[in-house]
């Protein structure tokens, strides 16, 4: 003076990512609660308990009064860039009247995919929805880094192809070489 692996440290991708508070639209005149009418034994997931139930179950129509969550959309505001989002199985909690089973919902941690938003499929799940989401496929965009062609005094704009975020840029470091 050059310069590694590994680590550390700070950053970029932009209609980026994700929570939270308000408000609004819809959920919907649904669910629920009462009356009146037909109706006549069952209802609460499922077994067993309990509880309601001929002083009328469940089911239909009615007429009164009438919700809320989850979803979204606008605005502020907090975090941040494997932000974040699915499958998987591990353990744990709640909710369904009490026990098992099953369902649903909520978080950890772990693995596995996925650089990113967009559009498109009467494709599949959720969902009231034709919203919006997540998947799974295909299309262009776009930022990264690699090779390759050139235009350009370089730098470095363009172009074309392949990759993946365990990534990529700065920097810090100091085996080692001079």
């Nucleotide at each position: 003076u050059c310069a590694a692996a590994g680590g550390g440290u700070a950053g970029a991708g932009g209609a980026g990512c994700a929570g939270u508070u308000u408000a609004c639209a819809a959920c919907a005149g649904u669910a629920c609660a009462u009356g009146c009418u037909u109706a006549g034994a069952g209802g609460u997931u499922a077994u067993g308990g309990g509880c309601c139930a001929a002083u009328g179950a469940a089911a239909a129509g009615u007429a009164u009064g009438g919700a809320a969550a989850g979803g979204g959309u606008a605005a502020a505001c907090u975090g941040c860039c494997g932000a974040a989002g699915u499958g998987a199985g591990c353990a744990a909690g709640u909710u369904g009247c009490c026990a098992u089973a099953c369902a649903a919902c909520u978080a950890g941690a772990u693995u596995a995919c996925u650089g990113g938003g967009c559009c498109u499929a009467c494709a599949g799940c959720u969902g009231a929805a034709c919203a919006a989401g997540c998947u799974u496929a295909g299309g262009a965009c776009u930022g990264u880094c690699a090779c390759a062609a050139g235009g350009u005094u370089a730098u470095u704009a363009u172009u074309g192809u392949g990759g993946a975020g365990g990534g990529c840029u700065a920097u810090u470091g100091a085996a080692g070489a001079g």
Background:
Predicted 3D model of a 178-nucleotide RNA (Lysine riboswitch aptamer) from Gottfriedia endophytica. Model confidence (mean pLDDT): 80 of 100. RNAcentral holds the sequence, with entries from Rfam.